Context: one part of a larger RNA
RNA sequence: GAUUGAACGCUGGCGGCAUGCCUAAUACAUGCAAGUCGAACGCGAAAGUCACUUCGGUGACAAGUAGAGUGGCGGACGGGUGAGUAAUACAUAGGAAUCUGCCUGAUAGGGGGGGACAACAUGAGGAAACUCAUGCUAAUACCGAAAGUGGGGAACUCUUCGGAGACCUCAUGCUAUCAGAUGAGCCUAUGUUAGAUUAGCUAGUUGGCGGGGUAAAAGCCCACCAAGGCGACGAUCUAUAGCUGGUUUGAGAGAACGAUCAGCCACACUGGGACUGAGACACGGCCCAGACUCCUACGGGAGGCAGCAGUAGGGAAUAUUGCACAAUGGGCGAAAGCCUGAUGCAGCAAUGCCGCGUGUGUGAAGAAGGCCUGCGGGUUGUAAAGCACUUUCAGUAGGGAGGAAAAAGCAAUGCCCAAUAGAAGAAGCACCGGCUAACUCUGUGCCAGCAGCCGCGGUAAUACAGAGGGUGCGAGCGUUAAUC
Repeated sequence: GAUUGAACGCUGGCGGCAUGCCUAAUACAUGCAAGUCGAACGCGAAAGUCACUUCGGUGACAAGUAGAGUGGCGGACGGGUGAGUAAUACAUAGGAAUCUGCCUGAUAGGGGGGGACAACAUGAGGAAACUCAUGCUAAUACCGAAAGUGGGGAACUCUUCGGAGACCUCAUGCUAUCAGAUGAGCCUAUGUUAGAUUAGCUAGUUGGCGGGGUAAAAGCCCACCAAGGCGACGAUCUAUAGCUGGUUUGAGAGAACGAUCAGCCACACUGGGACUGAGACACGGCCCAGACUCCUACGGGAGGCAGCAGUAGGGAAUAUUGCACAAUGGGCGAAAGCCUGAUGCAGCAAUGCCGCGUGUGUGAAGAAGGCCUGCGGGUUGUAAAGCACUUUCAGUAGGGAGGAAAAAGCAAUGCCCAAUAGAAGAAGCACCGGCUAACUCUGUGCCAGCAGCCGCGGUAAUACAGAGGGUGCGAGCGUUAAUC
């Protein structure tokens, strides 16, 4: 000098764009963050209104609605964090022994049955969470071998004359196989911090044969056999650490770092385990153990913010318990649509970068006041006042189009346009001995104090404190910390 996810002190007008728990992967009150499908399926309220009424009630609409339940798809994405991990990771370049829901292309098929279980009803247990028994029932659920559903149709069949069935056709779904695309798993090589005051490490260890196992190669696992394998080109051990694209600095070589954004990995109270599934050994799923918190009728239960807000704690330090699904994207659905703390916006913070403003012109009686003085004057200083103008931004009060692309539709705020009044509402901070731009007076008297280094201060201090003046930067300026 440049830089920062900064903090602190003094000060502070506006806007745009970014950024905002670096510490305790500490504990969490409350709300929300993953649902959706009636065009897979069987059930099915109530409030309220109207009518009737024996005044007890009944019926219709509400409504096949709300609502649970079976079933399908999605909860493996999106979002968070960096604890662990020095290699089961990451980066680059290769490889063969694999799987892949939804999507795309192609070929073939899609018939006829059966028995259940929820919901529901009845009964029972429990404080609760919830559970048990009996009975009934549907399906694209289950067993067979694939599964049907919805829309439109003149002629055909049956008909209770409402319709139903067959057939044709369209859409979508289903089964099997082959390809593609996408995603994922596996293997190899090279590279990736420090320590030798860590020198030896290793028995499933290294290899073979035969089995098992996996979607798939393999000591991945097992039995037997052999005695190998790694290591000063640093094994093993210890410490530290998510890796990369990149960021900062530097002429470069390099050095330091890995916030935001993007790719990969790992984790989800701690440890372990599997289930389901195309995909998990699964943040808002399950089981077991543990610590902690809560409820309890003491028998037993419930929970997991490293999602978005928010709270306590820690800390020098880091924001709102906001609005909307209008846009972009995601899940489900044929669609309408529903859900979406992803996302888009708004709020807070000079945290950073950028832009704008705090007026402009004129104005010498060089006013008053301040400060200095050699008492003549000098300086503050065209500065102010005065005179003549302007209205950016902010303020007040209105209106309007657009949302990448053709048409249509569309939250709030912001945005854009024009109106209005008045110089009106808007300047500080640090420094002035040398380095280093900028000097005098007063006070103090090795005191009080200053200080980045050299060093100032003991009675004439340009170095302390105040004042006047000056210098630098400017909505900031200094200090501290850190990197080059």
Predicted 3D model of a 484-nucleotide part of an RNA (small-subunit ribosomal RNA, 5' domain) from an uncultured prokaryote.
It matches the Rfam family "Bacterial small subunit ribosomal RNA".